[in-house]
RNA sequence: AAGGGCAAACCCGGCGAAAGCCGGCGACGCAAAGCUUCGAGGCUACCGCGCGCAAGAAGGCACCAGCGCGCCACGCCAGUCGAGCCGCCGAA
Numbered sequence: 001a002a003g004g005g006c007a008a009a010c011c012c013g014g015c016g017a018a019a020g021c022c023g024g025c026g027a028c029g030c031a032a033a034g035c036u037u038c039g040a041g042g043c044u045a046c047c048g049c050g051c052g053c054a055a056g057a058a059g060g061c062a063c064c065a066g067c068g069c070g071c072c073a074c075g076c077c078a079g080u081c082g083a084g085c086c087g088c089c090g091a092a
Base pairs, nucleotide, nucleotide: 005030006029011024012023013022014021015020028079034085035084036083038082039081040080041077042076043075048071049070050069051068052067053066
């Protein structure tokens, strides 16, 4: 260099609590945009934990349930970065 490879967003279908993933469509990009969560970072919060909210008076208001808020990865991102593993082509 050429042959070629992958496929963001949108939209459609499926899975999931969500983040997100899978398939289709489609190309924003990618020289490892191939694979692996080992390190950093990011996203989400079903469950769990904590707090709050409501009831005619006195007294009581613990637990459960409901709603809201906060925390939490065991979920996810390899197209955030590093690391590890593996690998195609390479003309003049």
Notes: A computed fold for a 92-nucleotide RNA from a soil metagenome, annotated as c-di-GMP-I riboswitch aptamer. The RNAcentral record of the sequence draws on MGnify. The prediction has a mean pLDDT of 80.